Predicted 3D model of a 1407-nucleotide RNA (small-subunit ribosomal RNA) from an uncultured bacterium. Rfam family: Bacterial small subunit ribosomal RNA. RNAcentral holds the sequence, with entries from ENA.

């Protein structure tokens, strides 16, 4: 820096990621070189080899060997002897205390750093000084012997030394005594005197034999080095470890040590440590450094270096300069091995190596050539230290796997809209190079001041040996024939890994289908997965790449730098006060803190900078810096501290006033409830939403009087008062605490805070004893309820009250610790003071308290705002994701209940705060709608029609399913339709385009065979199909074949387009700019009025605009003008009396064009507005009536079966054809309708008045036949002309309340019509039959006017078939007080843990 809590936002807050690192491990892969690193696990156990020896120039001696001499003789053997060389063993010296390994223990002067040692040691080394005399006695080895399996032990004999022991000498040192000096002081410092006592070892070389030289030895001094001890400071966790300690703390004395010291001991005293964390427990070697980080920090302590500790476990000492000793000794334990069972041996945390363990860590290599070490005079010996090689991509660094040219942009792959794109100059091809690889040849540096030989110089008296210096010569290489070099060869020998949804660079296809799987977090996968698997492609790193573990970072997420605590986690319930922290003004001193200079130290390596060496780099060398620290010293004196003096403003005291439910105790009072007694009185009372339990005729309730008892104190009473908080309320008295004001007499910083401690601390609860009226947990009963262990009611015990004691907690809250200072105002209220005023008031001012509003500032926002959550200071308390959990364990407290302190495992990717938009509420306000109400007529009951569910069926094709499916798609299923079922048929197909071959056919009409038909097989007639330029050509057709393809009412309406429903003709939905807000968003659109309306007006940080509303469009209602046939007929004429004819267009009407209505006018009202109410005029009045018109959006609403369409599926079938059947089934349920139940009616009869439509395969007048449906003939009319066509309800008569003269289902018979065909399965007619039904339960629908209701008429579809649908007119009502309620909707507001939005969310139990 990013991701992740939300619909979105800001904040808080956790989780996660990107970086760097690593002694790593695992997966896949692997060409080379350089430099490093490599048992982190069981301080588990170890076979085998090596890792510490050396010196013969300390000593006795000597095997083998070499060179001599001698003897014996068997003449090549044995023995003796001298020299050289010395093996093995021994005495002796030095070294085995170094090097190397490991990190078990250790929380400690172990380590780091700086000091002290006047309290000490120091082999080998260096420099001075002095000495090295003379004796003695042993002992190993060896020889002989004994015991034993061995290891080993013992006895006897003899022997040497630089082994051991006396003696002599001894400057000085050391010791004792005395003195001087020095030191802040003391001392074992320095100096002087006296006294006693204490050393030694030889070996070698040369010689002029006198000595000289080298290495040693002894005493002592100094140096250097290395150590011992002591001290200051520094670095882990736990207080759920709070007290620890008897050699403990100190003293005196003594012992011990190299040395101080309770280090040990004796005696004496009773101390010592601890909240600045003793003691205990856990963990852990420490550091230079290393990793990370901007730094401060955090983590770590492999390799390299310093220190410490350890060496199988525990203990002990010896030797020594040095050890309490890794490869020494003794004892004990465990383990392993040998054994003759008696007894012995061993210690890889040295280098290799083995076993086990483990995710995991190498060769039983070469060499002392170099560096270093031990011994030696030296040569040299030893050295698993070390130098090298081997193994391991374990890490860092470097190199390579080729370079250039090369487009018909090859092939193949992948994608694709089929044109192409991409892989991709990539390949091929041409040419070049040879690092690396292979071969051949050559070939370093690391090696020198070696010894020795030789030349020369120097010092001393200096010949030789010797010492020292400068030359020459001179040998030695493990690595290794290595690094490097040259030549030859040939692009030849060499690329992978993880990822591609976001974070995070990089996307397509296929497969899969909540499966398989992925995942660091968020999260992907349920048929179109950029997230799984594979492939193509692109992106990243590259001999590596990923994963896992760990650490730091990001994380300001423990905050010193650098956080917080009103509501997110977080202020202790309150006070008092101890330790501690912090602290007013002035003067002066000091120098602890502070600041500055100097000096020492801060090892080396590492780090940084600059140079150098390996071809570069890693690596390495040099120089410088740095190492921020500590110590010593010199100075400064502002600030803090400390000492002294002083001041009054902080604080306190005094004096004068003052308000108050402050506290404790005692006493008193009235009202009310209950109970008791008595009177009056009658049937109820009480209680509730309604009731019941309960009380009451044994007299309640009510009422009157009297009495008893307990508890609480109405009014006053107030965001009024008092108190630290809890809390405190009738009145009086006594005792008592605190506050405030005024004053300025006194003290003179006496102050603030406060871990622990102590005290107080509501209610409930506990103990003991009282008291008990009312109320009232528990409990009982009655109700409510699905239940009701509740809410409501009737009762009722603890308790509530008092005294004493305990408990110690609360949303103990202002969810806001205490104190001090500062920082705009306004307005109340309580207490006090001052001023002004004649004055109660009022006004001005001031101090203390208590509220509200508000500015700056703060704050995530809400909000806080002199009573701060502002600006600063001091001190205390507390917080660090949610859950687990304020739980468990432990401690403390409590009589108990319980309180206090207070975790972890595990689990989640959030939990949370504030605010925003919506939705929702059995929240509120305002408003509207046939929403209710007021009415009218229905549905629900009957029969039938029709649709649906269900059932049935071979099939009853499919879809539609709350409103918003159900007389819906379907404006019309006998065949067809038809998609369903059965059977029979076809397979390039019933339909489209194209290809090949063959034949010219072919088209139309008729006859007739098989078959259910499709279909199959025939016959006859006709010379004719389309385009044509009239030439013939081109189409075309049929058959066969072939594959591309056709075809699908198959699936997915949750992949879609289009269309539609619905909220809803509801009044809403938005935008631009501006403004406000960190932001989501808000404003506008809210408010006051008004409207059918976001309609209009006014106001307003808004101003405007868009889609909706309205208007513009159509029909209808009035008028005028124009036009006048098929319409009309007032006037004129004719007439067959019919607008029939002439004539006319006045009227009706038709259909064009205009007008008209706009709150325009008047009155009232309203705000002088918008508008509303009433009126006039008018055919019509406030949108006149009706229609068309449906905003942003919602319902994954409906439709893949109208159509179109992605994907999937079928392809002799899920395609196509035919016949028959089915969609019409029927115990049942529902929706929508028709007809009725009758008299507002039925029947008969009589004759009026419409509108809008239709009509040629048609409407059909009229005539005629039939009871009728209808039949026959047929005028007229493609229609303002003809026709359909009769309108019906209506009038009059009759019937008289019945299952009827109602109703017409069902059924029978006979017919009519349509049609190839009415069996399944059409409609109609006549006669006969005459079912249910007498107004319909719960429930429910429509309608506000030309509406409901009622009456008929027409049309589409259609051969035929409406009670459905779409239209038309006739007659023509009732009611609306009103908006409480039901339902739906709109606006504002409020709450919210909802936002998939209450059909939400969520808790518990069970599975």
């Nucleotide at each position: 820096g990013a991701g992740u809590u939300u619909g979105a936002u800001c904040c808080u807050g956790g989780c996660u990621c990107a970086g760097a690192a690593c002694g790593a491990a695992c997966g896949c892969u692997g060409g080379c070189g350089g430099c490093g690193c490599g048992u982190c696990u069981u301080a588990a156990g170890c076979a085998u080899g090596c890792a510490a020896g050396u010196c013969g120039g300390a000593c006795g001696g000597c095997a083998a060997g070499g060179c001599g001499g001698g003897a014996g003789c068997u003449u090549g053997c044995u023995c003796c002897u001298g020299c050289c060389c010395u093996a093995g063993a021994g005495u002796g010296g030095c070294g085995g205390a170094c090097u190397g390994g490991u990190g078990a223990g250790u929380a400690a002067c172990a380590c780091g750093u700086g000091g002290g040692u006047g309290a000490c040691a120091u082999g080998c080394c260096c420099u001075g000084c002095g000495g090295u005399u003379g004796g003695g006695g042993a002992u190993a080895g060896c020889c002989g012997g004994u015991a034993g399996a061995a290891a080993u032990a013992c006895c006897g004999g003899g022997u040497a030394a630089u082994a051991c022991c006396g003696a002599a000498u001894a400057c000085g040192a050391g010791c004792g005594c005395g003195g001087u000096u020095g030191u802040u002081g003391g001392u074992g410092g320095a100096c002087c005197g006296c006294g006693a006592g204490g050393a030694a070892a030889g070996g070698g070389g040369c010689c002029a034999a006198g000595g000289c030289c080298c290495c040693g030895c002894c005493g002592g001094a100094g140096g250097a080095u290395u150590g011992g001890c002591c001290c200051g400071c520094g670095g882990c966790c736990c207080a759920u470890u709070a007290g620890c300690u008897u050699g403990u703390u100190g003293g005196u004395g003594u012992g011990g040590u190299a040395a101080a010291g309770g280090c040990g001991c004796a005696c004496c005293a009773a101390g010592g440590c601890g909240a600045u964390g003793a003691u205990g427990g856990g963990u852990a070697u420490c550091c230079g450094g290393c990793c990370u980080g901007a730094g401060a920090g955090g983590g770590u302590g492999a390799u390299c270096g310093g220190a410490c500790a350890c060496a199988u476990u525990g203990g002990g000492a010896c030797u020594g300069a040095g050890a309490u000793a890794c490869g020494g000794c003794c004892c004990a334990g465990a383990c392993u091995c040998c054994u003759a069972c008696g007894g012995g041996a061993g210690g890889c945390a040295g280098c290799a190596g083995c076993u086990a363990a483990g995710a995991a860590u190498a060769u039983u290599c070469c060499g002392c050539a170099a560096u270093g070490g031990a011994c030696g005079g030296a040569a040299g010996u030893c050295u698993g230290a070390c130098g090298g090689a081997g193994c391991g991509a374990c890490g860092c660094c470097g190199c390579g796997u080729g370079g250039a040219c090369g487009a018909g942009g090859a092939a193949g792959g992948c994608c694709g809209g089929a044109a192409g794109g991409u892989u991709g100059u990539a390949a091929a091809g041409u040419u070049c190079u040879u690092u690396u690889g292979g071969g051949a040849c050559u070939g370093a540096a690391g090696a020198a001041u070696a010894a020795g030989c030789u030349g020369g110089g120097c010092a001393g008296g200096g010949a030789a040996u010797g010492g020292u210096c400068c030359g020459g010569u001179g040998g030695u290489g493990a690595c290794g024939g290595u690094a490097g070099g040259u030549c030859c060869u040939g692009a030849a020998u060499a690329a992978g890994c993880a990822a591609c949804g976001g974070c995070u660079a990089a996307u397509u296809a296929c497969g899969u289908g909540c499966c398989a799987g992925c995942a660091g977090c968020c999260g992907c996968g349920g048929u179109a997965a950029u997230a799984c698997g594979u492939a193509g492609g692109g992106a990243g790193c590259g001999a590596g790449c990923g994963u896992u573990a760990u650490c730091c970072g990001g994380a300001a997420u423990u905050a010193c730098u650098g956080g917080g605590u009103g509501u997110a986690a977080a202020g202790g319930g309150a006070g008092u006060g101890u330790a501690g922290g912090c602290g007013g003004g002035a003067u002066u001193g000091u120098a602890a803190g502070u600041c500055a200079g100097a000096u020492g130290u801060g090892a080396a390596a590492a780090c940084u900078a600059u140079g150098g060496g390996c071809u570069c780099a890693a690596c390495u060398c040099a120089u410088a810096g740095a190492c921020u620290g500590c110590a010593u010293u010199u100075g400064a004196a502002a600030c803090u501290g400390c000492g002294a003096u002083u001041c009054u403003u902080g604080a306190g005291u005094g004096a004068a006033g003052u308000a108050g439910a402050g506290g404790u105790a005692a006493g008193c009072g009235g009202a009310a409830u209950u109970c008791c007694u008595a009177g009056u009185g009658c049937a109820g009372c009480g209680g509730u939403g309604a009731g019941a339990u309960g009380c009451g005729u044994a007299g309640a309730u009510a009422u009157u009087a009297g009495g008893a008892g307990g508890a609480a104190c109405a009014u006053c009473a107030g965001u009024g008062g008092c108190g630290a908080a809890g809390g405190c309320g009738g009145c009086u008295u006594a005792c008592u605490g605190g506050g405030c004001u005024u004053u300025a007499a006194c003290u003179g910083a006496c102050g603030c805070u406060g871990a622990g401690g102590c005290u107080c601390g509501a209610a409930a609860g506990c103990g003991u004893g009282g008291g008990g009226a009312g109320c009232a947990a528990a409990c009982a009963g009655g109700a409510u309820u699905a239940g009701a262990u509740a809410c409501c009611c009737u009762g009722g015990u603890a308790g509530u009250c008092c005294a004493c004691g305990c408990u110690g907690u609360a949303a103990a809250c202002g969810a806001u610790g205490a104190u001090u200072a500062c920082u705009a105002g306004g307005u109340g209220u309580g207490g006090g003071g001052g001023g002004a005023c004649u004055g109660a008031c009022c006004c001005c001012u001031u101090c203390c308290g208590u509220g509200c509003c508000g500015g700056a500032g703060c704050a995530a926002a809400c909000g806080c705002a002199a009573u701060a959550a502002g600006u600063a200071a001091u001190c205390c308390a507390c917080c660090u994701g949610g859950g687990g959990a304020g739980u468990a364990c432990g401690g403390c407290c409590g009589c108990a209940a319980g309180g206090u302190u207070g975790a972890a495992a595990c689990u989640c990717a959030a939990a949370g705060g504030a605010a925003u938009u919506g939705a929702c509420g059995g929240g509120g306000g305002c408003c509207c709608g046939c929403a209710c109400a007021a009415g009218c007529a229905g549905u629900g009951g009957a029969g039938c029609a029709u649709g649906u569910g269900g059932u049935u069926u071979a099939a009853u094709u499919c879809g539609a399913u709350g409103c918003a499916a159900c007389g819906c798609g379907a404006a019309g299923a006998a065949c067809c339709u038809u998609a369903c079922c059965a059977a029979c048929u076809c397979u390039u197909g019933a339909c489209a385009u194209c290809c090949u071959c063959a034949u010219c056919g072919g088209g139309g009409g008729g006859c007739a065979c098989a078959g259910a038909g499709a279909u199959g097989a025939g016959c006859c007639c006709u010379u004719u199909c389309a385009g044509u330029u009239a030439g013939g050509c081109u189409g075309g057709a049929u058959g066969a074949g072939u594959g591309a393809c056709a075809g699908a009412u198959g699936c997915u309406g949750c992949a879609u387009g289009g269309c539609u429903g619905u909220c809803g003709u509801c009044a809403g939905c938005u935008c631009g700019u501006g403004u406000c807000g960190u932001g989501a968003g808000a404003u506008g659109u809210u408010g006051g009025g008004u409207u059918a309306a976001g309609u209009c007006c006014c106001g307003c940080a808004a101003c405007g605009a868009g889609c909706g509303c309205a208007a513009c469009c159509c029909c209808u209602g009035c008028u005028a003008c124009c036009a006048g046939u098929u319409g009309c007929c007032a006037u004129c004429a004719a007439u067959u009396c019919g607008g029939u004819u002439g004539g006319g267009c006045a009227c009706u009407c038709u259909g064009g064009u205009a007008g008209g209505a706009c709150u325009g006018c008047c009155g009232g009202u309203g705000a002088c507005a918008a508008g509303c109410c009433g009126g006039a005029g008018g055919a019509a009045g406030g949108u006149g009536g009706g229609g068309a018109u449906g905003a942003c959006g919602u319902c994954a609403a409906g439709u893949c079966a109208u159509c179109a369409u992605g994907g999937c599926u079928c392809u002799u079938a899920c395609g196509a054809g035919u016949u028959g059947g089915g969609c019409u089934a029927c115990a049942c349920a529902c929706g929508u309708g028709c007809u009725a139940c009758a008299a507002u009616g039925g029947c008969g009869u009589c004759u009026a008045c419409a509108g809008a439509g239709g009509g040629a395969a048609g409407c059909g007048a009229g005539a005629u036949c039939g009871c009728g449906a209808g039949g026959u003939c047929g005028a007229g009319c493609g229609a303002a002309u003809c026709u359909u066509a009769a309108a019906a309800a209506g009038g009059c008569g009759u019937c008289u309340c019945a299952g009827u003269u109602c109703a017409g289902a069902u059924u029978g018979u006979a017919c009519u019509c349509u049609g190839c065909a009415a069996c399944u399965c059409g409609a109609g007619u006549a006669c006969a039959u005459g079912a249910a039904g007498u107004u319909g339960g719960a429930a429910u629908c429509g309608c506000u006017a030309g509406u409901a209701a009622u009456c008929g008429c027409g049309g589409a579809u259609c051969a035929g078939c409406a009670u459905g649908c779409c239209g038309c007119g006739g007659u023509g009502a009732a009611u609306a007080c009103g908006u409480u309620c039901c339902u739906g909707g709109g606006c504002c507001u409020u709450g919210c843990a909802c936002u998939c939005a209450c059909c939400g969310c969520c808790c518990g139990u069970c599975a």